Two RNAs folded together computationally: RNase P RNA and transfer RNA, 438 nucleotides in total.
The coordinates come from a structure-prediction model, not an experiment, and the mean pLDDT is 79.

C1' cells in the first nucleotide's frame, strides 16, 4: 500500500441509587396481598421472510395434466437455492477475488434500425480482365500488345451492424479463396491420468456447427397444502326474534378423475338486521444447544469426553439519574460516537450500518 | 406476526422484448361581447439499483412504498 480470516460491536467499562419482565428460596399475612435477599434478562443483523427445516393441523394427502425450483464435478448437513474442496473462464505484478457455469449438431421461435446480405448466406464500393465477346495497332499467317469492362470471376480491401460462415503469417494467383503449407483455434476418434468436472498426448477433418434457453423448450433431479392468528383446553358467548337469496356448499393448491362430510324446500350455506364476547391456561423455551479438549478429516465437519443452563413478555420488560474512564471534532466552552431492537424455534441467504476496538496469516513496492 | 396483491403523465387505465399511448385534468393559443363547448399545441427518470440481451417498461436478483386478508 493493499488481500484474506478470527473476535468484539457502543449511549459502552467500573461504581452508586432507583426502578422493570421472568424464575426458584424464606417470612409475615386479615388470603386480597406484603418484605427481604440470589440467579437470569436483545442481535449481528433480532430486519427482509428470499430459502431449507423441526413442530402442529389438514382423512397419513391416490392417479393424470398442468406448475413451480435447482442446474460444472465431489463431499459435508436434519435438510437447502446453503458451506467447504476441486474443475473451467474471466479480472488482478500478487496475495487473491468474481462466475443463474446442463443442452443451441431434437424441434420452433425471435435476430428492430441499418445494411447489398441476418441464416441451408449475399455483392453496394471495391479488386480482377484467367475464359468468351468487343475495339485499336503489329504481323502475310499463327498469334502478339494495349485499351475498355458486356458476359463472368472474386470475397482481400472498406463500407452497415451487437453480430457478416476461424486468425495470424508465408506461398500461390488475373485477382482472390483453407487454394497449398506452418502455428492458434475448432469439430471427432483414441490412449494415459484423475472417484469426477477435466487435463495431458497422439492421429485425423480445411472446418461443417453465428447468437439467444434470466425465449419456448430438452434432459437430470427435487416439490401435497397451511401456518404458532399453526393447534389444544377451560370460562362465557355466537341467544330470542326478524327479513331477503337459496340447491348446492365444503374437505387439497390451478384442472379433471376419484375419496369423505353437510344438505335439497321438515332447506345446509351466504347477506344484512338486531344483539353478544374478544378473558385466562398450554404450545413457549433444554436446543440438529453452548463451551473445553482430544481423535479423524486438506476443509466444511463429524466421533467422543468432560461441563454449563443462556430472556419468555402479550395495550408487550430489558430502563432512568450521578460520577470517573474510551475514541473522533474543537484553542476553549461543547458536540458527537454506526445499523439498528425479540415475539414458536432452529441452519443459510440477502439487505442495512461498519461509530470505537482487539488479533491472526499473507501480498507487492522501497529502504 | 403469518400470507397475497400492486407501482406508468397529476388522476384512471392500455402496452408484456424493438420509435411510450389512450381518456380526464392543467397550462398556452385560436374562437366568442364574455364563458362553456369546439379546434390546436406543451408538459414522463415507465418506484429506485444491479444483471441477462445487440436492445429491458417488459425477463432475473435485491430493495422502497402502498393496498389487503386471517384469531
Nucleotide at each position: 500500500a493493499g488481500c484474506g480470516u478470527g473476535c468484539a460491536a457502543g449511549u459502552g467499562a467500573g461504581g452508586a441509587u432507583c426502578g422493570c419482565c421472568g424464575g426458584a428460596g424464606g417470612g409475615g399475612u386479615u388470603c386480597g396481598c406484603u418484605c427481604c435477599g440470589c440467579c437470569g434478562g436483545a442481535g449481528g443483523a433480532a430486519a427482509g421472510u428470499c430459502c431449507g427445516a423441526g413442530c402442529u393441523c389438514c382423512g397419513c394427502a391416490g392417479g393424470g395434466c398442468a406448475g413451480g425450483g435447482u442446474g460444472c464435478c465431489g463431499g459435508g448437513u436434519a435438510a437447502c437455492g446453503c458451506c467447504c474442496g476441486g474443475g473451467c473462464g474471466c479480472c488482478g505484478u500478487g496475495a487473491g477475488g468474481c462466475g443463474a457455469c446442463g443442452g443451441a449438431a431434437a424441434g420452433u421461435g425471435c435476430c428492430a434500425c441499418a445494411g447489398a446480405a441476418a441464416g441451408c448466406a449475399a455483392a453496394c464500393c471495391g479488386c480482377c480482365g484467367a475464359u468468351g465477346g468487343c475495339c485499336g495497332c503489329c504481323g502475310c499467317g499463327a498469334g502478339g500488345c494495349g485499351g475498355a469492362u458486356c458476359a463472368g470471376g472474386c470475397a482481400a480491401g472498406g463500407g452497415u451492424g451487437a453480430a457478416a460462415g476461424g486468425g495470424u503469417g508465408c506461398g500461390g494467383u488475373a485477382a482472390g479463396a483453407g487454394c497449398g503449407c506452418a502455428c492458434c483455434g475448432g469439430g471427432c476418434c483414441c490412449c494415459u491420468g484423475g472417484u469426477g468436472a477435466c487435463a495431458g498426448g497422439g492421429g485425423u477433418c480445411g472446418c461443417a456447427c453465428g447468437g439467444u434457453a434470466a425465449a419456448c423448450c430438452c434432459c437430470a433431479c427435487c416439490c401435497g397444502g397451511a401456518g404458532c392468528a399453526a393447534g389444544g383446553c377451560c370460562a362465557a358467548g355466537u341467544a330470542a326474534g326478524g327479513g331477503a337469496c337459496g340447491a348446492g356448499g365444503g374437505g387439497c393448491u390451478g384442472c379433471c378423475c376419484g375419496c369423505c362430510c353437510c344438505g335439497c324446500c321438515u332447506g345446509a350455506g351466504u347477506c344484512c338486521c338486531g344483539g353478544g364476547u374478544a378473558g385466562g391456561c398450554c404450545g413457549c423455551u433444554c436446543g440438529a444447544g453452548g463451551c473445553u479438549g482430544u481423535c479423524g478429516g486438506c476443509a466444511a465437519c463429524g466421533g467422543c469426553a468432560g461441563u454449563c443452563c443462556c430472556a419468555g413478555a402479550u395495550g408487550a420488560a430489558u430502563g432512568a439519574u450521578c460520577c470517573u474512564c474510551c475514541c473522533c471534532c474543537g484553542a476553549a466552552a461543547g458536540g458527537g460516537g454506526a445499523c439498528a431492537g425479540a415475539a414458536c424455534u432452529c441452519g443459510g441467504c440477502u439487505u442495512a450500518a461498519u461509530c470505537c476496538g482487539c488479533g491472526c496469516g499473507c501480498u507487492c513496492a522501497u529502504u | 406476526g403469518g400470507g397475497g396483491c400492486c407501482a406508468u403523465g397529476g388522476u384512471g387505465a392500455a402496452g408484456a422484448g424493438g420509435g411510450a399511448u389512450c381518456a380526464c385534468g392543467u397550462c398556452g393559443g385560436c374562437u366568442u361581447u364574455g364563458c362553456a363547448a369546439g379546434c390546436c399545441g406543451a408538459a414522463a427518470u415507465c418506484c429506485c439499483g444491479g444483471g441477462u440481451u445487440c436492445g429491458a417498461c417488459u425477463c432475473c436478483c435485491g430493495g422502497u412504498g402502498g393496498c389487503u386478508c386471517c384469531a